Model confidence (mean pLDDT): 81 of 100.
Transfer RNA from a Candidatus Aenigmatarchaeota archaeon, 72 nucleotides, folded computationally.
Rfam family: tRNA. Rfam classes the family as a transfer RNA.
RNA sequence: GCAGAUGUAGCUCAGUGGUAGAGCGCACUGUUGGUAACGGUGUGGUUGUGGGUUCGAUUCCCACCAUCUGCU
Repeated sequence: GCAGAUGUAGCUCAGUGGUAGAGCGCACUGUUGGUAACGGUGUGGUUGUGGGUUCGAUUCCCACCAUCUGCU
RNA backbone atom coordinates (compact mmCIF):
# COMPACT_ATOMS: atom_id res chain seq x y z
P G A 1 -0.54 3.67 3.58
O5' G A 1 -0.98 2.81 2.28
C5' G A 1 -0.68 3.35 1.00
C4' G A 1 -0.67 2.24 0.00
C3' G A 1 -1.92 1.36 0.00
O3' G A 1 -2.99 1.92 -0.73
C1' G A 1 0.00 0.00 0.00
P C A 2 -4.51 1.65 -0.36
O5' C A 2 -4.74 0.12 -0.77
C5' C A 2 -4.71 -0.27 -2.12
C4' C A 2 -4.91 -1.76 -2.26
C3' C A 2 -6.12 -2.34 -1.54
O3' C A 2 -7.33 -2.12 -2.23
C1' C A 2 -4.25 -3.68 -1.11
P A A 3 -8.68 -1.99 -1.45
O5' A A 3 -8.94 -3.47 -0.92
C5' A A 3 -9.17 -4.53 -1.84
C4' A A 3 -9.26 -5.85 -1.11
C3' A A 3 -10.25 -5.91 0.04
O3' A A 3 -11.61 -6.05 -0.38
C1' A A 3 -8.23 -6.90 0.72
P G A 4 -12.79 -5.47 0.52
O5' G A 4 -12.84 -6.48 1.75
C5' G A 4 -13.15 -7.84 1.54
C4' G A 4 -12.89 -8.67 2.78
C3' G A 4 -13.64 -8.26 4.04
O3' G A 4 -14.98 -8.72 4.04
C1' G A 4 -11.38 -8.67 4.58
P A A 5 -16.07 -7.92 4.89
O5' A A 5 -15.74 -8.33 6.40
C5' A A 5 -15.83 -9.68 6.83
C4' A A 5 -15.34 -9.84 8.24
C3' A A 5 -16.01 -8.95 9.28
O3' A A 5 -17.25 -9.46 9.72
C1' A A 5 -13.66 -8.88 9.58
P U A 6 -18.40 -8.44 10.15
O5' U A 6 -17.89 -7.89 11.55
C5' U A 6 -17.72 -8.78 12.65
C4' U A 6 -16.98 -8.11 13.78
C3' U A 6 -17.62 -6.83 14.31
O3' U A 6 -18.68 -7.09 15.22
C1' U A 6 -15.31 -6.49 14.00
P G A 7 -19.84 -5.97 15.36
O5' G A 7 -19.15 -4.78 16.18
C5' G A 7 -18.54 -5.04 17.44
C4' G A 7 -17.88 -3.79 17.99
C3' G A 7 -18.85 -2.65 18.31
O3' G A 7 -18.40 -1.97 19.48
C1' G A 7 -17.25 -1.91 16.77
P U A 8 -19.01 -2.39 20.89
O5' U A 8 -20.57 -2.21 20.68
C5' U A 8 -21.16 -0.90 20.64
C4' U A 8 -22.59 -0.95 21.08
C3' U A 8 -22.84 -1.63 22.43
O3' U A 8 -22.58 -0.77 23.53
C1' U A 8 -24.37 -2.46 20.84
P A A 9 -21.86 -1.39 24.80
O5' A A 9 -22.95 -1.29 25.97
C5' A A 9 -23.33 -0.02 26.46
C4' A A 9 -23.60 -0.07 27.96
C3' A A 9 -22.52 -0.79 28.77
O3' A A 9 -22.35 -0.13 30.01
C1' A A 9 -24.61 -1.83 29.13
P G A 10 -21.20 0.92 30.21
O5' G A 10 -20.02 0.00 30.77
C5' G A 10 -18.78 0.61 31.19
C4' G A 10 -17.97 -0.40 31.98
C3' G A 10 -17.80 -1.74 31.26
O3' G A 10 -16.64 -1.75 30.45
C1' G A 10 -18.64 -2.09 33.46
P C A 11 -16.75 -2.46 28.95
O5' C A 11 -16.61 -4.00 29.26
C5' C A 11 -15.41 -4.53 29.81
C4' C A 11 -15.56 -6.03 30.07
C3' C A 11 -16.05 -6.84 28.87
O3' C A 11 -15.00 -7.19 28.00
C1' C A 11 -17.33 -7.38 30.79
P U A 12 -15.33 -7.48 26.43
O5' U A 12 -16.21 -8.81 26.47
C5' U A 12 -15.61 -10.05 26.88
C4' U A 12 -16.60 -11.18 26.73
C3' U A 12 -17.30 -11.24 25.38
O3' U A 12 -16.51 -11.87 24.39
C1' U A 12 -18.88 -11.49 27.12
P C A 13 -16.83 -11.61 22.79
O5' C A 13 -18.26 -12.22 22.65
C5' C A 13 -19.24 -11.58 21.85
C4' C A 13 -20.61 -12.12 22.17
C3' C A 13 -21.68 -11.75 21.15
O3' C A 13 -21.64 -12.63 20.04
C1' C A 13 -22.49 -11.38 23.35
P A A 14 -22.51 -12.24 18.75
O5' A A 14 -23.99 -12.60 19.22
C5' A A 14 -25.07 -12.00 18.59
C4' A A 14 -26.35 -12.43 19.26
C3' A A 14 -27.62 -11.93 18.54
O3' A A 14 -27.98 -12.81 17.48
C1' A A 14 -27.77 -11.41 20.85
P G A 15 -27.98 -12.25 16.00
O5' G A 15 -29.18 -11.17 15.99
C5' G A 15 -30.47 -11.57 16.43
C4' G A 15 -31.26 -10.37 16.89
C3' G A 15 -31.42 -9.25 15.85
O3' G A 15 -32.49 -9.52 14.96
C1' G A 15 -30.80 -8.33 17.94
P U A 16 -32.20 -9.97 13.44
O5' U A 16 -31.77 -8.64 12.69
C5' U A 16 -32.71 -7.62 12.35
C4' U A 16 -32.55 -7.19 10.90
C3' U A 16 -33.05 -8.24 9.90
O3' U A 16 -33.51 -7.56 8.73
C1' U A 16 -30.75 -7.90 9.59
P G A 17 -35.07 -7.26 8.57
O5' G A 17 -35.21 -5.90 9.37
C5' G A 17 -34.69 -4.70 8.85
C4' G A 17 -35.10 -3.53 9.72
C3' G A 17 -36.60 -3.52 10.10
O3' G A 17 -36.74 -2.87 11.35
C1' G A 17 -36.07 -1.61 8.87
P G A 18 -37.58 -3.62 12.52
O5' G A 18 -38.44 -2.45 13.16
C5' G A 18 -37.81 -1.42 13.95
C4' G A 18 -38.84 -0.46 14.52
C3' G A 18 -39.90 -1.14 15.39
O3' G A 18 -40.34 -0.21 16.37
C1' G A 18 -40.92 -0.14 13.51
P U A 19 -40.29 -0.64 17.93
O5' U A 19 -38.85 -0.05 18.41
C5' U A 19 -38.24 1.03 17.74
C4' U A 19 -37.60 1.99 18.74
C3' U A 19 -37.61 1.52 20.20
O3' U A 19 -36.46 2.02 20.86
C1' U A 19 -38.79 3.53 20.01
P A A 20 -35.89 1.29 22.20
O5' A A 20 -35.12 0.05 21.60
C5' A A 20 -35.73 -1.23 21.46
C4' A A 20 -34.80 -2.34 21.88
C3' A A 20 -34.60 -2.50 23.39
O3' A A 20 -35.62 -3.34 23.92
C1' A A 20 -32.49 -2.51 22.29
P G A 21 -35.87 -3.47 25.50
O5' G A 21 -35.46 -4.99 25.61
C5' G A 21 -34.66 -5.46 26.69
C4' G A 21 -34.12 -6.82 26.34
C3' G A 21 -33.19 -7.45 27.37
O3' G A 21 -33.93 -8.08 28.41
C1' G A 21 -32.20 -7.59 25.24
P A A 22 -33.21 -8.37 29.82
O5' A A 22 -32.30 -9.64 29.51
C5' A A 22 -32.89 -10.87 29.13
C4' A A 22 -31.82 -11.90 28.82
C3' A A 22 -30.80 -12.12 29.93
O3' A A 22 -31.28 -12.97 30.95
C1' A A 22 -29.69 -11.90 27.86
P G A 23 -30.78 -12.76 32.48
O5' G A 23 -29.30 -13.34 32.48
C5' G A 23 -29.08 -14.73 32.18
C4' G A 23 -27.60 -14.97 32.02
C3' G A 23 -26.70 -14.45 33.13
O3' G A 23 -26.67 -15.31 34.26
C1' G A 23 -25.80 -13.84 31.04
P C A 24 -26.61 -14.66 35.71
O5' C A 24 -25.14 -14.03 35.78
C5' C A 24 -24.01 -14.90 35.72
C4' C A 24 -22.74 -14.10 35.46
C3' C A 24 -22.40 -13.02 36.48
O3' C A 24 -21.82 -13.53 37.68
C1' C A 24 -22.11 -12.17 34.31
P G A 25 -22.14 -12.78 39.06
O5' G A 25 -21.67 -11.28 38.82
C5' G A 25 -20.30 -10.97 38.69
C4' G A 25 -20.10 -9.51 38.34
C3' G A 25 -20.49 -8.51 39.39
O3' G A 25 -19.53 -8.40 40.44
C1' G A 25 -21.23 -7.75 37.29
P C A 26 -20.03 -8.16 41.95
O5' C A 26 -20.66 -6.70 41.92
C5' C A 26 -19.84 -5.56 41.66
C4' C A 26 -20.69 -4.30 41.63
C3' C A 26 -21.66 -4.13 42.78
O3' C A 26 -21.03 -3.61 43.95
C1' C A 26 -22.78 -3.71 40.76
P A A 27 -21.61 -4.04 45.43
O5' A A 27 -22.97 -3.22 45.54
C5' A A 27 -22.94 -1.80 45.60
C4' A A 27 -24.35 -1.25 45.75
C3' A A 27 -25.21 -1.91 46.81
O3' A A 27 -24.95 -1.41 48.12
C1' A A 27 -26.44 -1.72 44.82
P C A 28 -25.15 -2.39 49.38
O5' C A 28 -26.74 -2.52 49.53
C5' C A 28 -27.53 -1.39 49.84
C4' C A 28 -29.01 -1.68 49.66
C3' C A 28 -29.54 -2.87 50.44
O3' C A 28 -29.77 -2.58 51.82
C1' C A 28 -30.36 -2.96 48.24
P U A 29 -29.61 -3.76 52.90
O5' U A 29 -30.77 -4.78 52.50
C5' U A 29 -32.14 -4.40 52.60
C4' U A 29 -33.04 -5.45 51.96
C3' U A 29 -33.01 -6.84 52.57
O3' U A 29 -33.78 -6.93 53.75
C1' U A 29 -32.92 -7.02 50.21
P G A 30 -33.56 -8.14 54.83
O5' G A 30 -34.28 -9.38 54.13
C5' G A 30 -35.68 -9.40 53.96
C4' G A 30 -36.13 -10.74 53.36
C3' G A 30 -35.62 -11.96 54.10
O3' G A 30 -36.40 -12.28 55.23
C1' G A 30 -35.30 -12.23 51.77
P U A 31 -35.71 -12.91 56.55
O5' U A 31 -35.31 -14.37 56.09
C5' U A 31 -36.32 -15.30 55.74
C4' U A 31 -35.72 -16.54 55.11
C3' U A 31 -34.63 -17.22 55.92
O3' U A 31 -35.15 -18.04 56.95
C1' U A 31 -33.93 -17.03 53.67
P U A 32 -34.75 -17.79 58.46
O5' U A 32 -33.24 -18.28 58.48
C5' U A 32 -32.93 -19.64 58.22
C4' U A 32 -31.43 -19.86 58.34
C3' U A 32 -30.77 -19.25 59.56
O3' U A 32 -30.93 -20.05 60.73
C1' U A 32 -29.49 -18.77 57.63
P G A 33 -31.36 -19.33 62.11
O5' G A 33 -30.02 -18.57 62.50
C5' G A 33 -30.04 -17.61 63.56
C4' G A 33 -28.62 -17.26 63.97
C3' G A 33 -27.71 -16.92 62.80
O3' G A 33 -27.83 -15.53 62.46
C1' G A 33 -26.68 -18.53 64.18
P G A 34 -27.81 -15.15 60.89
O5' G A 34 -26.31 -15.36 60.43
C5' G A 34 -25.28 -14.52 60.94
C4' G A 34 -23.92 -15.03 60.53
C3' G A 34 -23.72 -15.23 59.05
O3' G A 34 -23.41 -14.01 58.37
C1' G A 34 -22.95 -17.13 60.19
P U A 35 -23.81 -13.86 56.75
O5' U A 35 -22.81 -14.83 55.97
C5' U A 35 -21.42 -14.56 55.96
C4' U A 35 -20.65 -15.69 55.34
C3' U A 35 -21.05 -16.07 53.93
O3' U A 35 -20.51 -15.22 52.95
C1' U A 35 -20.81 -18.02 55.24
P A A 36 -21.37 -14.98 51.61
O5' A A 36 -21.35 -16.39 50.90
C5' A A 36 -20.17 -16.91 50.35
C4' A A 36 -20.35 -18.35 49.91
C3' A A 36 -21.43 -18.58 48.84
O3' A A 36 -20.96 -18.32 47.52
C1' A A 36 -21.70 -20.12 50.60
P A A 37 -21.91 -17.71 46.44
O5' A A 37 -23.06 -18.80 46.26
C5' A A 37 -22.78 -20.07 45.67
C4' A A 37 -23.96 -21.00 45.82
C3' A A 37 -25.29 -20.48 45.26
O3' A A 37 -25.41 -20.69 43.86
C1' A A 37 -25.63 -21.27 47.44
P C A 38 -26.17 -19.59 42.96
O5' C A 38 -27.68 -19.66 43.45
C5' C A 38 -28.44 -20.85 43.30
C4' C A 38 -29.77 -20.74 44.01
C3' C A 38 -30.61 -19.53 43.67
O3' C A 38 -31.32 -19.66 42.46
C1' C A 38 -30.54 -19.77 46.01
P G A 39 -31.63 -18.32 41.57
O5' G A 39 -32.77 -17.58 42.42
C5' G A 39 -34.03 -18.21 42.64
C4' G A 39 -34.89 -17.42 43.58
C3' G A 39 -35.16 -15.97 43.22
O3' G A 39 -36.15 -15.83 42.19
C1' G A 39 -34.61 -16.09 45.49
P G A 40 -36.12 -14.57 41.21
O5' G A 40 -36.55 -13.36 42.14
C5' G A 40 -37.85 -13.34 42.72
C4' G A 40 -38.02 -12.10 43.56
C3' G A 40 -37.71 -10.77 42.87
O3' G A 40 -38.77 -10.33 42.04
C1' G A 40 -36.69 -10.79 44.98
P U A 41 -38.48 -9.47 40.73
O5' U A 41 -38.05 -8.06 41.30
C5' U A 41 -38.96 -7.28 42.05
C4' U A 41 -38.29 -6.08 42.68
C3' U A 41 -37.54 -5.17 41.72
O3' U A 41 -38.38 -4.29 41.00
C1' U A 41 -36.19 -5.58 43.60
P G A 42 -37.94 -3.81 39.53
O5' G A 42 -36.60 -2.96 39.75
C5' G A 42 -36.68 -1.68 40.33
C4' G A 42 -35.34 -1.21 40.82
C3' G A 42 -34.35 -0.74 39.77
O3' G A 42 -34.62 0.57 39.32
C1' G A 42 -33.24 -2.10 41.36
P U A 43 -34.11 1.03 37.85
O5' U A 43 -32.51 0.96 37.96
C5' U A 43 -31.81 1.89 38.78
C4' U A 43 -30.31 1.64 38.72
C3' U A 43 -29.73 1.72 37.31
O3' U A 43 -29.43 3.06 36.93
C1' U A 43 -28.90 -0.20 38.44
P G A 44 -30.40 3.91 35.99
O5' G A 44 -30.56 3.01 34.69
C5' G A 44 -29.75 3.32 33.55
C4' G A 44 -28.39 2.65 33.65
C3' G A 44 -27.80 2.25 32.34
O3' G A 44 -27.05 3.32 31.77
C1' G A 44 -27.69 0.45 33.84
P G A 45 -27.81 4.43 30.83
O5' G A 45 -27.07 4.31 29.44
C5' G A 45 -25.76 3.75 29.35
C4' G A 45 -25.41 3.50 27.92
C3' G A 45 -25.93 4.54 26.92
O3' G A 45 -24.93 4.86 25.97
C1' G A 45 -26.74 2.39 26.35
P U A 46 -24.36 6.37 25.90
O5' U A 46 -25.08 6.99 24.60
C5' U A 46 -26.41 7.42 24.66
C4' U A 46 -26.93 7.78 23.28
C3' U A 46 -26.16 7.18 22.13
O3' U A 46 -27.09 6.95 21.06
C1' U A 46 -26.07 9.53 21.97
P U A 47 -27.30 5.57 20.43
O5' U A 47 -26.02 4.66 20.78
C5' U A 47 -25.00 4.44 19.80
C4' U A 47 -24.63 2.97 19.75
C3' U A 47 -24.24 2.45 18.37
O3' U A 47 -23.16 1.57 18.47
C1' U A 47 -26.04 1.18 19.22
P G A 48 -22.08 1.42 17.25
O5' G A 48 -21.10 2.64 17.56
C5' G A 48 -20.50 2.77 18.86
C4' G A 48 -19.32 3.69 18.80
C3' G A 48 -19.56 4.96 18.00
O3' G A 48 -20.15 5.98 18.79
C1' G A 48 -17.56 3.94 17.27
P U A 49 -21.26 6.98 18.08
O5' U A 49 -20.38 7.93 17.17
C5' U A 49 -19.42 8.80 17.76
C4' U A 49 -18.78 9.68 16.69
C3' U A 49 -19.73 10.29 15.70
O3' U A 49 -20.38 11.46 16.20
C1' U A 49 -17.95 9.32 14.54
P G A 50 -21.86 11.83 15.66
O5' G A 50 -21.62 12.30 14.17
C5' G A 50 -20.72 13.37 13.88
C4' G A 50 -20.53 13.55 12.41
C3' G A 50 -21.80 13.55 11.58
O3' G A 50 -22.48 14.79 11.63
C1' G A 50 -20.19 12.17 10.54
P G A 51 -24.01 14.88 11.03
O5' G A 51 -23.71 14.70 9.48
C5' G A 51 -24.76 14.65 8.54
C4' G A 51 -24.21 14.19 7.19
C3' G A 51 -25.28 13.55 6.31
O3' G A 51 -26.07 14.53 5.66
C1' G A 51 -23.37 12.19 6.35
P G A 52 -27.64 14.28 5.65
O5' G A 52 -27.82 13.15 4.55
C5' G A 52 -27.28 13.35 3.26
C4' G A 52 -27.33 12.07 2.46
C3' G A 52 -28.70 11.42 2.34
O3' G A 52 -29.52 12.04 1.37
C1' G A 52 -27.09 9.78 2.84
P U A 53 -31.13 12.04 1.58
O5' U A 53 -31.53 10.51 1.36
C5' U A 53 -31.34 9.89 0.11
C4' U A 53 -31.81 8.45 0.14
C3' U A 53 -33.21 8.24 0.71
O3' U A 53 -34.21 8.47 -0.28
C1' U A 53 -31.72 6.68 1.67
P U A 54 -35.50 9.35 0.16
O5' U A 54 -36.26 8.41 1.20
C5' U A 54 -36.73 7.14 0.80
C4' U A 54 -37.19 6.35 1.99
C3' U A 54 -38.15 7.07 2.93
O3' U A 54 -39.49 7.05 2.45
C1' U A 54 -36.47 5.99 4.20
P C A 55 -40.38 8.45 2.47
O5' C A 55 -40.62 8.67 4.00
C5' C A 55 -41.20 9.88 4.48
C4' C A 55 -41.63 9.75 5.91
C3' C A 55 -40.62 9.12 6.85
O3' C A 55 -39.68 10.07 7.33
C1' C A 55 -42.67 8.04 7.14
P G A 56 -38.11 9.66 7.32
O5' G A 56 -38.07 8.53 8.45
C5' G A 56 -38.30 8.88 9.82
C4' G A 56 -38.44 7.62 10.66
C3' G A 56 -37.22 6.71 10.68
O3' G A 56 -36.23 7.15 11.60
C1' G A 56 -39.18 5.43 10.34
P A A 57 -34.70 7.10 11.17
O5' A A 57 -34.40 5.51 11.11
C5' A A 57 -34.61 4.69 12.26
C4' A A 57 -33.49 3.68 12.41
C3' A A 57 -32.10 4.27 12.67
O3' A A 57 -31.33 3.35 13.45
C1' A A 57 -32.05 3.09 10.65
P U A 58 -31.24 3.55 14.97
O5' U A 58 -30.20 2.43 15.42
C5' U A 58 -28.80 2.65 15.33
C4' U A 58 -28.07 1.36 15.20
C3' U A 58 -28.21 0.66 13.86
O3' U A 58 -27.29 1.17 12.92
C1' U A 58 -28.48 -0.90 15.62
P U A 59 -27.80 1.40 11.35
O5' U A 59 -28.20 -0.07 10.88
C5' U A 59 -27.23 -1.12 10.90
C4' U A 59 -27.86 -2.44 10.57
C3' U A 59 -28.48 -2.54 9.17
O3' U A 59 -28.25 -3.82 8.63
C1' U A 59 -30.15 -2.91 10.79
P C A 60 -27.06 -4.03 7.54
O5' C A 60 -27.57 -3.15 6.31
C5' C A 60 -28.42 -3.69 5.30
C4' C A 60 -28.66 -2.70 4.18
C3' C A 60 -27.46 -1.81 3.81
O3' C A 60 -26.55 -2.50 2.95
C1' C A 60 -29.37 -0.47 4.01
P C A 61 -24.99 -2.15 2.97
O5' C A 61 -24.91 -0.74 2.28
C5' C A 61 -25.24 -0.59 0.90
C4' C A 61 -25.03 0.85 0.45
C3' C A 61 -23.70 1.49 0.83
O3' C A 61 -22.64 1.11 -0.04
C1' C A 61 -25.44 2.98 1.36
P C A 62 -21.11 1.06 0.45
O5' C A 62 -20.74 2.59 0.62
C5' C A 62 -20.70 3.42 -0.50
C4' C A 62 -20.34 4.85 -0.11
C3' C A 62 -19.10 5.00 0.78
O3' C A 62 -17.89 4.91 0.06
C1' C A 62 -20.85 6.33 1.62
P A A 63 -16.56 4.36 0.76
O5' A A 63 -16.11 5.59 1.67
C5' A A 63 -15.74 6.83 1.06
C4' A A 63 -15.62 7.91 2.12
C3' A A 63 -14.66 7.61 3.28
O3' A A 63 -13.30 7.81 2.93
C1' A A 63 -16.69 8.48 4.13
P C A 64 -12.17 6.92 3.62
O5' C A 64 -12.12 7.45 5.11
C5' C A 64 -11.78 8.78 5.39
C4' C A 64 -12.10 9.15 6.82
C3' C A 64 -11.43 8.31 7.90
O3' C A 64 -10.09 8.71 8.14
C1' C A 64 -13.72 8.58 8.42
P C A 65 -9.03 7.66 8.68
O5' C A 65 -9.51 7.39 10.18
C5' C A 65 -9.49 8.44 11.14
C4' C A 65 -10.02 7.94 12.47
C3' C A 65 -9.39 6.66 12.99
O3' C A 65 -8.13 6.88 13.61
C1' C A 65 -11.75 6.53 13.20
P A A 66 -7.00 5.72 13.53
O5' A A 66 -7.55 4.63 14.55
C5' A A 66 -7.69 4.96 15.93
C4' A A 66 -8.35 3.83 16.68
C3' A A 66 -7.76 2.46 16.45
O3' A A 66 -6.60 2.23 17.23
C1' A A 66 -10.11 2.32 16.28
P U A 67 -5.46 1.23 16.70
O5' U A 67 -6.09 -0.21 16.89
C5' U A 67 -6.40 -0.68 18.20
C4' U A 67 -7.17 -1.98 18.14
C3' U A 67 -6.56 -3.09 17.34
O3' U A 67 -5.52 -3.78 18.01
C1' U A 67 -8.85 -2.92 16.80
P C A 68 -4.34 -4.48 17.13
O5' C A 68 -5.06 -5.73 16.44
C5' C A 68 -5.59 -6.78 17.24
C4' C A 68 -6.37 -7.75 16.40
C3' C A 68 -5.64 -8.35 15.22
O3' C A 68 -4.78 -9.42 15.58
C1' C A 68 -7.79 -7.66 14.52
P U A 69 -3.52 -9.78 14.61
O5' U A 69 -4.19 -10.43 13.31
C5' U A 69 -4.87 -11.66 13.41
C4' U A 69 -5.48 -12.05 12.08
C3' U A 69 -4.52 -12.08 10.91
O3' U A 69 -3.70 -13.24 10.87
C1' U A 69 -6.50 -10.98 10.26
P G A 70 -2.25 -13.19 10.17
O5' G A 70 -2.57 -13.16 8.62
C5' G A 70 -3.21 -14.26 7.98
C4' G A 70 -3.64 -13.92 6.58
C3' G A 70 -2.53 -13.46 5.64
O3' G A 70 -1.77 -14.52 5.12
C1' G A 70 -4.39 -12.03 5.42
P C A 71 -0.25 -14.27 4.67
O5' C A 71 -0.38 -13.36 3.39
C5' C A 71 -1.00 -13.87 2.21
C4' C A 71 -1.06 -12.81 1.13
C3' C A 71 0.26 -12.13 0.79
O3' C A 71 1.08 -12.92 -0.06
C1' C A 71 -1.42 -10.50 1.03
P U A 72 2.70 -12.81 0.01
O5' U A 72 3.03 -11.34 -0.50
C5' U A 72 2.72 -10.97 -1.85
C4' U A 72 2.95 -9.50 -2.05
C3' U A 72 4.34 -8.97 -1.67
O3' U A 72 5.31 -9.24 -2.66
C1' U A 72 2.66 -7.52 -0.84